[in-house]
RNA sequence: ACGCCGGUAGCUCAAUUGGCAGAGCAGCGGAUUCCAAAUCCGCAGGUUGAGUGUUCGAGUCACUCCCGGCGUG
Numbered sequence: 001a002c003g004c005c006g007g008u009a010g011c012u013c014a015a016u017u018g019g020c021a022g023a024g025c026a027g028c029g030g031a032u033u034c035c036a037a038a039u040c041c042g043c044a045g046g047u048u049g050a051g052u053g054u055u056c057g058a059g060u061c062a063c064u065c066c067c068g069g070c071g072u073g
């Protein structure tokens, strides 16, 4: 330099031919306990890497850029 894959909550990851952004863990509150751990119930947490475009509607499609990984030379 070129090709391919990936980037979504603090972390690990979902989201079906474009149609309500979710789960587990972690966090916070409560129940339980002599106190904890474990367990159970609830709550909060997002500019979906940045930008532009297409569309009634974009995490999803197109283009440019950034970051990470793999490969070729």
Stems, first nucleotide, its partner, number of pairs: 001072007010025004019056001027043005049065005